[in-house]
RNA sequence: UGCCGCGCAACGCCGAACCCGGGGCCCGGAGCCCCGGGACGGGGGACCCAAGUUAUUGGGGCGAGUCCCGCGGUCGAUCCGCGGGAGGCGCCGGCUCUUUCCGCGCUAGCCCGACAGCUAACCCCGCAGGCCGACGAAAGAGAGUGC
Numbered sequence: 001u002g003c004c005g006c007g008c009a010a011c012g013c014c015g016a017a018c019c020c021g022g023g024g025c026c027c028g029g030a031g032c033c034c035c036g037g038g039a040c041g042g043g044g045g046a047c048c049c050a051a052g053u054u055a056u057u058g059g060g061g062c063g064a065g066u067c068c069c070g071c072g073g074u075c076g077a078u079c080c081g082c083g084g085g086a087g088g089c090g091c092c093g094g095c096u097c098u099u100u101c102c103g104c105g106c107u108a109g110c111c112c113g114a115c116a117g118c119u120a121a122c123c124c125c126g127c128a129g130g131c132c133g134a135c136g137a138a139a140g141a142g143a144g145u146g147c
Stems, first nucleotide, its partner, number of pairs: 012131003018038008040126005049117001056114001058115001059112004066086008087107005095142007
């Protein structure tokens, strides 16, 4: 000096998962835990409207995470794997949002338990976890700050 790997911190990112107050752990801080409140997110739940349903091929919820084609695994498969495509989602950062192009990535997992359309009042629940590699180009709207 270069490359690879690991750890920590900061900025930043996915996500609803953030903020405030009190208490505890701690030498203290960070951080973690408990309680309460706010914000945010989700579910249940009338009239009306919708639907004519449950037909174990059960049904339903969170979530972007669905559908199609080809090949293979399998006795076979609605299952699994590998490719491709369509659709959908996220990032390409330094206030936010909308749109277009370019590039990159994802298209999982979990839950309810025979049961739920919408749904005012009302009721209930969540407030986690993970990543940190990389850093394009335009148009428009607004917020805020300085002079």
c-di-AMP riboswitch aptamer (ydaO/yuaA leader) from Conexibacter arvalis, 147 nucleotides, folded computationally.
Its Rfam family is "c-di-AMP riboswitch aptamer (ydaO/yuaA leader)". From the family's description: This family represents a conserved RNA structure found upstream of the ydaO and yuaA genes in Bacillus subtilis and related genes in other bacteria.
Lineage of the source: Bacteria > Bacillati > Actinomycetota > Solirubrobacterales > Conexibacter.
The sequence was found by an Rfam model in a public genome assembly.